[in-house]
Context: one part of a larger RNA
RNA sequence: UGACGGGGACCCGCACAAGCGGUGGAGUAUGUGGUUUAAUUCGAAGAUACGCGAAGAACCUUACCAGCCCUUGACAUCUUGAUCGCGCUUACCAGAGAUGGUUUGCUUCAGUUCGGCUGGAUCGAUGACAGGUGUUGCACGGCUGUCGUCAGCUCGUGUCGUGAGAUGUUGGGUUAAGUCCCGCAACGAGCGCAACCCCUACCUUUAGUUGCCAUCGGUUUGGCCGGGCACUCUAAAGGGACUGCCGGUGAUAAGCCGGAGGAAGGUGGGGAUGACGUCAAGUCAUCAUGGCCCUUAUGGGCUGGGCUACACCCGUACUACAAUGGUGCCUACAGAGGGUCGCGACCUUGCAAGAGGAAGCUAAUCUCAAAAAGGCAUCUCAGUUCAGAUUGCACUCUGCAACUCGAGUGCAUGAAGUCGGAAUCGCUAGUAAUCGCAGAUCAGCAUGCUGCGGUGAAUACGUUCCCGGGUCUUGUACA
Numbered sequence: 001u002g003a004c005g006g007g008g009a010c011c012c013g014c015a016c017a018a019g020c021g022g023u024g025g026a027g028u029a030u031g032u033g034g035u036u037u038a039a040u041u042c043g044a045a046g047a048u049a050c051g052c053g054a055a056g057a058a059c060c061u062u063a064c065c066a067g068c069c070c071u072u073g074a075c076a077u078c079u080u081g082a083u084c085g086c087g088c089u090u091a092c093c094a095g096a097g098a099u100g101g102u103u104u105g106c107u108u109c110a111g112u113u114c115g116g117c118u119g120g121a122u123c124g125a126u127g128a129c130a131g132g133u134g135u136u137g138c139a140c141g142g143c144u145g146u147c148g149u150c151a152g153c154u155c156g157u158g159u160c161g162u163g164a165g166a167u168g169u170u171g172g173g174u175u176a177a178g179u180c181c182c183g184c185a186a187c188g189a190g191c192g193c194a195a196c197c198c199c200u201a202c203c204u205u206u207a208g209u210u211g212c213c214a215u216c217g218g219u220u221u222g223g224c225c226g227g228g229c230a231c232u233c234u235a236a237a238g239g240g241a242c243u244g245c246c247g248g249u250g251a252u253a254a255g256c257c258g259g260a261g262g263a264a265g266g267u268g269g270g271g272a273u274g275a276c277g278u279c280a281a282g283u284c285a286u287c288a289u290g291g292c293c294c295u296u297a298u299g300g301g302c303u304g305g306g307c308u309a310c311a312c313c314c315g316u317a318c319u320a321c322a323a324u325g326g327u328g329c330c331u332a333c334a335g336a337g338g339g340u341c342g343c344g345a346c347c348u349u350g351c352a353a354g355a356g357g358a359a360g361c362u363a364a365u366c367u368c369a370a371a372a373a374g375g376c377a378u379c380u381c382a383g384u385u386c387a388g389a390u391u392g393c394a395c396u397c398u399g400c401a402a403c404u405c406g407a408g409u410g411c412a413u414g415a416a417g418u419c420g421g422a423a424u425c426g427c428u429a430g431u432a433a434u435c436g437c438a439g440a441u442c443a444g445c446a447u448g449c450u451g452c453g454g455u456g457a458a459u460a461c462g463u464u465c466c467c468g469g470g471u472c473u474u475g476u477a478c479a
Stems, first nucleotide, its partner, number of pairs: 001479002003476003007473007015463002019427005026319006033312001034310002042053002064305007073129001077128002079125006087106002091102004109119003131294002134292003141287001142283003145279001147277001152191006158167003171182003197271004202239007211229002216226003242265001245259005321420001325379006337368003342361002346357004386417001391412007433455007
């Protein structure tokens, strides 16, 4: 100087408390462990691994296993020889395919100093080499997690100290903040904080192929048409909030409390933004890369299998156990997105998943699209008209192909489950809870993820205690 203390003082945080809803019990989904396996590819491991890499494993992916094949190789450059149907295409044979062997058609590479001279392509040969998701994240770059959006971390000069170092950065107030004020052997400065950026809340201007009977006329009663840009909205430019004003309080300061005006009030709400560093944290399997290792294989191609196994354990979710509900009928109101290899209105057809036609739309124009929680009726507390696992049959769709191993529909079947032990998690407001909608990935496949809106609470006395953190101080057999 740090670190640590079941030392002290002060302060903060859904840390506790006060509340609301869960997890832990059930079934299923999904990930890990374990076990099994020819293989169940690999990585991630308290917090900070476990719906994580994976924004989507039937083949492919794919790295794993079995078998069958290739060896200058699937890919790059160079050397050398040959060719200029190189290629694309029609079909056949063998084969699981890779591959091997034939075959049809299209046509006859480009430049040129006309020299097989230059370039390009293909095939063969040769070796230099290629190749490696092999190893080391404790050799590295880059990127990332975490403490933590916590308020800290430092430097120059000066001063003090023999020195390590100290001071500044401590103190009195204050703040979300090393934020600001005052004081002070310090005076300044840098990285952080804040602000500048984006979205959102109000207004104005500009602009109307969306919107409007607001106003006028027509009308098939649909903003449909004429017409208009007032409003809504869209999207560009501005305004607006700064403790600016008033009162109180405070050291007359910084600030704090209350009030006015205002759409908004003291950081308005949300996002982006992550200091010096810590964990030899994570990643050699995104990529890059040193060393080491393989080189007829640890490289490459293919078929099939596996990653989907299943006495079990754990994590994360979904669905429930019902009446604040189930079922039937009726019907209203979003936002944000996607769409031409696409979205597909509408019609016909099917109980349905869907199928057959087909308008419009490269989208404020057409479309996905039905929002759902809502209202009325019924059920009357039951393992039920709850719950829907499991299983059987019959189908649909995608796709070469759904057996291993997809999703969906109909009929039948109708398991556990009656609110969950110890323990434990999230959340302070348009939040929790609850309700649906969309998107990425994607042929197909979502209870996951990322967004979007609808309905919309309770509680916070307080800081004694648990956990984490910050500042000062004290002790130390620690560094």
Small-subunit ribosomal RNA, 3' major domain from an uncultured organism, 479 nucleotides, folded computationally. Its mean pLDDT, the model's own confidence on a scale to 100, is 83.